[in-house]
Molecule: transfer RNA
Organism: Candidatus Woesearchaeota archaeon
């Protein structure tokens, strides 16, 4: 120095053929249930979708530079 994957609530992870409200487990926090507690049930809260600019009527998606982690080849 090249190329190729990836980055999305606390942790994982789906959405990436561009379109209504960003999915789901765990994990938190009330309630219910229990003498209690574990298990179960019912609710909620938590997301600048890594960052910035472009294209677009409309980007997590697509472009283009940066920043970061992983793999090849020199």
């Nucleotide at each position: 120095g090249g190329g190729c994957c990836g980055g999305u609530g606390g942790u994982c992870u789906a959405g990436c053929u561009g379109g209504u409200u960003a999915u789901g487990a765990c994990g938190c926090a009330g309630c219910c249930c229990u003498u209690a507690c574990a298990a179960g049930g019912c609710u909620g809260a938590g997301g600048u979708c890594g960052g910035g600019a472009g294209u677009u009527c409309g980007a997590a998606u697509c472009u283009c530079c940066c920043c970061u982690g992983g793999c090849c080849c020199a």